SAM riboswitch aptamer (S box leader) from a Chitinophagaceae bacterium, 115 nucleotides, folded computationally. It was read from a public genome assembly, where an Rfam model found it. Of the family's consensus pairs, 88% are formed in the model. Taxonomically the source falls in Chitinophagaceae (Bacteria, Bacteroidota, Chitinophagia, Chitinophagales). The coordinates come from a structure-prediction model, not an experiment, and the mean pLDDT is 76.
RNA sequence: CACUUAUCAAGAAAGGCAGAGGGAAUGGCCCGUUGACGCCUUGGCAACCUAAAAUGGUUUUAAAAACAUUAAAAGGUGCUAAUUCCAACUUCACAAUUGUGGGGAAAGAUAAGAC
Numbered sequence: 001c002a003c004u005u006a007u008c009a010a011g012a013a014a015g016g017c018a019g020a021g022g023g024a025a026u027g028g029c030c031c032g033u034u035g036a037c038g039c040c041u042u043g044g045c046a047a048c049c050u051a052a053a054a055u056g057g058u059u060u061u062a063a064a065a066a067c068a069u070u071a072a073a074a075g076g077u078g079c080u081a082a083u084u085c086c087a088a089c090u091u092c093a094c095a096a097u098u099g100u101g102g103g104g105a106a107a108g109a110u111a112a113g114a115c
Stems, first nucleotide, its partner, number of pairs: 003113006013042005021031003026087003043080003048076002053070004084107001089104006
């Protein structure tokens, strides 16, 4: 780099270093010398690895497995501006020429696998 599966409307900041761009890419719109982005430290969030157990209905002769709900946070990751910031491609509905709302796809991110 590419493959598979799942998730992406919630949540969570202080200090230090440094000094100009940053939010993936295009358009928009934002963040940024009142110091962003990044790095380090300390915290925090979440629950992917990940649940055991309990409860529930389904299936079953009976169970188990699987599924749904509740529930922990020690470790491995991740995250800690804006819904993945929004749109872009396609489709449906409504309104009427370009908008509004919904669904899907693509791309991306993260995790667990596989290579």